Molecule: transfer RNA
Organism: bacterium
RNA sequence: UCGCUGGUAGCUCAGUCGGUAGAGCAGGUGACUGUUAAUCACCUGGUCGGGGGUUCGAGUCCCUCCCAGCGAGCCA
Numbered sequence: 001u002c003g004c005u006g007g008u009a010g011c012u013c014a015g016u017c018g019g020u021a022g023a024g025c026a027g028g029u030g031a032c033u034g035u036u037a038a039u040c041a042c043c044u045g046g047u048c049g050g051g052g053g054u055u056c057g058a059g060u061c062c063c064u065c066c067c068a069g070c071g072a073g074c075c076a
Stems, first nucleotide, its partner, number of pairs: 001072007010025004019056001027043005049065005
């Protein structure tokens, strides 16, 4: 330098053919219990890596940049 894969909640990850974002864990509240734990119910939590474009509408499509991993190239 080039190619490929990935970046979504505090963490691990889903998200179909573009239709307005979810699960588990963690956290909070309550129930239960002599207490804790476990269990159950409910709740909080997102600029979808940054910017721009297309579109009535973008996590999803296009351009560019950044970050991580892998491979290739170069190395007089």